This is a predicted structure of a 74-nucleotide RNA (transfer RNA). Rfam family: tRNA.
RNA sequence: GGGUCAUUAGCUCAGUUGGUUAGAGCCCCCGGCUCAUAACCGGGUGGUCGCAAGUUCAAGUCUUGCAUGACCCA
Numbered sequence: 001g002g003g004u005c006a007u008u009a010g011c012u013c014a015g016u017u018g019g020u021u022a023g024a025g026c027c028c029c030c031g032g033c034u035c036a037u038a039a040c041c042g043g044g045u046g047g048u049c050g051c052a053a054g055u056u057c058a059a060g061u062c063u064u065g066c067a068u069g070a071c072c073c074a
Stems, first nucleotide, its partner, number of pairs: 001073007010026004019057001028044005050066005
């Protein structure tokens, strides 16, 4: 220098051919249970979907650039 992949909650991830409220588990907080703790059960907080632009009636999803990380080629 060229190429491929990844980026969504504090962490690990899902998200179908673009469509009507952005989700799960773990963590954390509150309550139940217990003499108490753990486990278990119920409830709750938390996101401008990496950044910027474009296409579209509509973008987490499609296109382009940039950033960060991993890998391959030279």